[in-house]
RNA sequence: UAUUUAUCGAGAGUGUGGCGAGAGCACUGGCUCCAUGACCCACCGGCAACCCUGACAACAGAAGGUGCCAAGUCCAGCCCUGAAUUGAUUUGGGGAAAGAUACUUA
Repeated sequence: UAUUUAUCGAGAGUGUGGCGAGAGCACUGGCUCCAUGACCCACCGGCAACCCUGACAACAGAAGGUGCCAAGUCCAGCCCUGAAUUGAUUUGGGGAAAGAUACUUA
C1' cells in the first nucleotide's frame, strides 16, 4: 500500500513542558475549537474497540501489541422516504458512498 471480516450514539486530560497559527482526513457548505496558545510533538495520567489474559458466554483485567482520550465518524453533500411551512426552505427515518480502528491475507 492493497485485501477479508467486524465495529463506529459507550469510555477516557481544564496535567506539565515545547512550538507558534491555524485545526476538526481531503473537496464544497455549515458549525465548532483557537494567542486565556488550539492543532502538533514529548512526558505523565487515563480509556478499553480489536488482539490478548482470566477455563470464559456473560463479566472482569490493562502486564503486552495496535488504537483511542472536543462535539454521533461534528453535521450535510448521493438515493429512498415521512412531516412542517412562509414554496424553497426547515426537520425526522432508512440506505449508499467516503473515512477511521482492529483483525486476516499478500
Predicted 3D model of a 106-nucleotide RNA (SAM riboswitch aptamer (S box leader)) from a Candidatus Parcubacteria bacterium. The sequence is in RNAcentral, with records from Ribocentre. Model confidence (mean pLDDT): 81 of 100.